[in-house]
This is a predicted structure of a 72-nucleotide RNA (transfer RNA) from Sporosarcina psychrophila.
RNA sequence: GCCCUCGUGGUGCAACGGAUAGCACGUGAGCCUCCGAAGCUUAAGAUGUGAGUUCGAUUCUCGCCGAGGGCA
Repeated sequence: GCCCUCGUGGUGCAACGGAUAGCACGUGAGCCUCCGAAGCUUAAGAUGUGAGUUCGAUUCUCGCCGAGGGCA
């Protein structure tokens, strides 16, 4: 330098182009308990960035940034 894959809550992962972006763990609060643990209820919390296509983009296209791999 070229090619491929990936980037979503704190962490690990989902989401035929269409419903309020979902699940688990974790965190806060409450219930329970003599106190904790466990259990139950509840809350906060995310689409790397900028454009484009589309009625509609997490999803498709392009640039950039970052991570991993391959070729040279």
The RNAcentral record of the sequence draws on ENA. The prediction has a mean pLDDT of 81. Rfam family: tRNA. By type it is a transfer RNA. Its family is annotated with triplet codon-amino acid adaptor activity in the Gene Ontology.